Overview:
Large-subunit ribosomal RNA, domain I from Sporocytophaga sp., 532 nucleotides, folded computationally. Its Rfam family is "Bacterial large subunit ribosomal RNA". Gene Ontology terms of the family: structural constituent of ribosome and ribosome. The full RNA is in RNAcentral, with records from ENA. Its mean pLDDT, the model's own confidence on a scale to 100, is 84. NCBI's taxonomy places the organism under Bacteria, Pseudomonadati, Cytophagia, Cytophagaceae, Sporocytophaga.

[in-house]
Context: one part of a larger RNA
RNA sequence: GGCGUAUGGGGAAUGCCUAGGCUCUCAGAGGCGAAGAAGGACGUGCCAAGCUGCGAUAAACUACGGGGAUCUGCUGAGAAGAAUUGAUCCGUAGGUGUCCGAAUGGGGAAACCCGAUAUUCUGAAGGGAUAUCAUCCGAAAGGAAGCGAACCCCGGGAACUGAAACAUCUAAGUACCGGGAGGAAGAGAAAACAAAUAGUGAUUCCGUAAGUAGUGGCGAGCGAACGCGGAAUAGCCCAAACCUAAAUUGUUAAGGCAAUUUAGGGGUUGUAGGACCACGACAUUGUUGCGUAAAUAAACUUAAACUACAUGGGAAGGUAGACCAUAGAAGGUGAAAGUCCUGUCAAGGUAAGUUUGCGUAAUAUAGUGGUAUCCUGAGUAGGGCGGGGUUGGAGACGCCCCGUCUGAAUCUGCCAGCACCAUCUGGUAAGGCUAAAUACUACUGAGAGACCGAUAGUGAACCAGUACUGUGAAGGAAAGGUGAAAAGUACCCUGAAUAAGGGGGUGAAAUAGAACCUGAAACCGUACGCUU
Numbered sequence: 001g002g003c004g005u006a007u008g009g010g011g012a013a014u015g016c017c018u019a020g021g022c023u024c025u026c027a028g029a030g031g032c033g034a035a036g037a038a039g040g041a042c043g044u045g046c047c048a049a050g051c052u053g054c055g056a057u058a059a060a061c062u063a064c065g066g067g068g069a070u071c072u073g074c075u076g077a078g079a080a081g082a083a084u085u086g087a088u089c090c091g092u093a094g095g096u097g098u099c100c101g102a103a104u105g106g107g108g109a110a111a112c113c114c115g116a117u118a119u120u121c122u123g124a125a126g127g128g129a130u131a132u133c134a135u136c137c138g139a140a141a142g143g144a145a146g147c148g149a150a151c152c153c154c155g156g157g158a159a160c161u162g163a164a165a166c167a168u169c170u171a172a173g174u175a176c177c178g179g180g181a182g183g184a185a186g187a188g189a190a191a192a193c194a195a196a197u198a199g200u201g202a203u204u205c206c207g208u209a210a211g212u213a214g215u216g217g218c219g220a221g222c223g224a225a226c227g228c229g230g231a232a233u234a235g236c237c238c239a240a241a242c243c244u245a246a247a248u249u250g251u252u253a254a255g256g257c258a259a260u261u262u263a264g265g266g267g268u269u270g271u272a273g274g275a276c277c278a279c280g281a282c283a284u285u286g287u288u289g290c291g292u293a294a295a296u297a298a299a300c301u302u303a304a305a306c307u308a309c310a311u312g313g314g315a316a317g318g319u320a321g322a323c324c325a326u327a328g329a330a331g332g333u334g335a336a337a338g339u340c341c342u343g344u345c346a347a348g349g350u351a352a353g354u355u356u357g358c359g360u361a362a363u364a365u366a367g368u369g370g371u372a373u374c375c376u377g378a379g380u381a382g383g384g385c386g387g388g389g390u391u392g393g394a395g396a397c398g399c400c401c402c403g404u405c406u407g408a409a410u411c412u413g414c415c416a417g418c419a420c421c422a423u424c425u426g427g428u429a430a431g432g433c434u435a436a437a438u439a440c441u442a443c444u445g446a447g448a449g450a451c452c453g454a455u456a457g458u459g460a461a462c463c464a465g466u467a468c469u470g471u472g473a474a475g476g477a478a479a480g481g482u483g484a485a486a487a488g489u490a491c492c493c494u495g496a497a498u499a500a501g502g503g504g505g506u507g508a509a510a511u512a513g514a515a516c517c518u519g520a521a522a523c524c525g526u527a528c529g530c531u532u
Stems, first nucleotide, its partner, number of pairs: 001531009015517001016481002020452002022449007029441002031147002039100003042055003046078001050074002061094006070082003105114003115133007135144003151182001152180005162169001166217001192200002204231005214222002235433003238377001242265010270411001272376004276370004285364012300348003306321004322339002324328001330342003382406008392418001413428005468475002488516001491503004
């Protein structure tokens, strides 16, 4: 030096665990804000650096309800106290709530500086206290602003990429930017679809139709609808004609008449309807307010049933014999508990609120016949030119929307049925509202998982968007486990020692000793054996 055996150091893998995550389900909630939000700064404790809570009434104050023995958060020490005259704690409601922040008296380098007006304190002041004082909209009352995860609507709107290059095309009306709203939004009661002499009957969503019809440098690609089957269902209101009132204007023969504006009645559709004329009636159904009853509803209450023996540090495991069960969900307890604890099943429970029923009041809501006259949405429909939407890239190109130039008809009317024309069929534009079925989850509660188990799962199981990096936008970690219980090693010794260790003690275990469960490998020793 090598090999082997034994035993250590070192190291942190592995195993086990879970306080944290991930993905969903069912409910709830779907907003907060000038009555000052979200988010912060600074304070606040007996001692108090951080976190949490709170705000000069400052780990808190008040009331009511619950609860019933401990309590002064994390926090374990000490000190000083509180509580059965009911504390701590839980729920509901209220008060207080510095300064900044939309920040709003003015300013400003956020958490600071400086004012005006009124009242007020003081002998007085370049002093103090309280209240008010921003902008925009509105006649006023009042409203707006700012923040917030996704979903939604509207206005703008790429490129990489694909086409094996690239320009039409694609990516894609995506990303992103701006505006706006709601718990959903948007759409929505046919100038619809369809069909060829058949029919459907607002919208939305799902399945299918269908990768079909189409479109396309007919390349890459893009890609419907009708119909059918389901989910859910709900229909309505104005404008106008006509009538009335008021005001103003015009005119007058001084009775009025006409026009305009405002308000009220009336009226709302395609089998045309309405006004108008004639006749007839007060039904039916909703909405809102009030009263009343019930249900639901916070904290919370009651809540069954097991012992012995042996092993062991410890019994819930074993053995033996019992019991409860509308409770054998789950968690904990010194190993594995239906019957030890918390719970669970099943019952009970009040305030605010919510929902439903009944009563009552207000309010809204119907018909028949006639058809001469009147009304039924105009710079609109349509057309030319230029764009966009749709499966449709200008095509034979309808339909819908926008810009621009034009520009009808009035129910014997008008529009659509994919150029156009005729017949036929369907509808009634140019005003408006509308629940449900649908989308989403920052947030709350209950639960689930052939999801992870500390290099995994969130970046973050731990005081993490922290430490740290960067001028900045921004980037962004590592880091869990003593033990059942601190019983966390009294006392002695070695030592310079508050280092480290040896005795001794605790404990089931200390090779569980805080650098603490298990403790692999690399790497480094020690002892012994064999061997060169």